Context: one part of a larger RNA
RNA sequence: CGUAGGAAGAUUGAGGAAGGCUGUCCCUAGUACGAGAGGACCGGGACGGACGCAGCUCUCGUGUGCCAGUUGUCCUGCCAAGGGCAUGGCUGGUUAGCGACCUGCGGAAGGGAUAAGCGCUGAAAGCAUAUAAGCGCGAAGCUCGUUCCAAGAUGAAUCUUCCCACAGGGUAACCUGGUAAGGCCCGUGGUAGACGACCACGUUGAUAGGCCGGGCGUGUAAGUACAGUAAUGUAUUCAGCUGACCGGUACUAAUCGGCCGAGGG
Numbered sequence: 001c002g003u004a005g006g007a008a009g010a011u012u013g014a015g016g017a018a019g020g021c022u023g024u025c026c027c028u029a030g031u032a033c034g035a036g037a038g039g040a041c042c043g044g045g046a047c048g049g050a051c052g053c054a055g056c057u058c059u060c061g062u063g064u065g066c067c068a069g070u071u072g073u074c075c076u077g078c079c080a081a082g083g084g085c086a087u088g089g090c091u092g093g094u095u096a097g098c099g100a101c102c103u104g105c106g107g108a109a110g111g112g113a114u115a116a117g118c119g120c121u122g123a124a125a126g127c128a129u130a131u132a133a134g135c136g137c138g139a140a141g142c143u144c145g146u147u148c149c150a151a152g153a154u155g156a157a158u159c160u161u162c163c164c165a166c167a168g169g170g171u172a173a174c175c176u177g178g179u180a181a182g183g184c185c186c187g188u189g190g191u192a193g194a195c196g197a198c199c200a201c202g203u204u205g206a207u208a209g210g211c212c213g214g215g216c217g218u219g220u221a222a223g224u225a226c227a228g229u230a231a232u233g234u235a236u237u238c239a240g241c242u243g244a245c246c247g248g249u250a251c252u253a254a255u256c257g258g259c260c261g262a263g264g265g
Base pairs, nucleotide, nucleotide: 001152005163006162007161008160009159010158011157015149016148017147018146021049022048023047024046025045026044027043033038051106052105053104054103055102059100060099061098062097066093067092068091069090070089071086072085073084074083075082076081110144111143112142117137118136119135120134164264166177167176168175169174182260183259184258185257186202187201188200189199190198207253208252209251210249211248212247213246214245217241218240223236224235225234226233227232
């Protein structure tokens, strides 16, 4: 821009894409077969590999503004307690998130038409012949079935709801203007994200931060008292601290506002 007014929401599916892998073991059955050695078809079941999709309950990894321990040095006047720097100084753990080594699931089943192939009936050609007329069976392949995208499918689809037929100019097509439903700008953000976009929210408000409560994690803070010459230990104290997690709460910030947007050949 189009989809013959302007919007919001919900659909259909023409078409396209993806997927389609495979092993071992067990039962049938040591059966059929075979002198034996060996050893099935058909059918049923269990467990895997690689690949793919999804997820973070478990396990593991990461986790540079979480917690603790600790070395050297400088600083806060000193002690104590802390802070800076040294690869996050080093070390031990670790929430959320992200990930795989973790977890769940998938390849189908089934239908249709077939290939090679195997047949039924059957003449030409009194026989024979799966073929000439006709009718079957038969593949991981084709097609439907499964998943995803999808009406620019210009062949532009469908349904529901909302807004109305304004004003000026013009013969008219049309042009201009203010509006409606609605949308955008702007702001707070994340389940989204390179940016746009998408999604939630904007005081009729829990969108983010703060605060409160809880959780997870660290692992028993500081101060004081006591014991010990002291290092240190014990008690207060499963304390203190705690990023992203779960709730609550308008304390802070989403203020005030601006712009676009139909009149229906």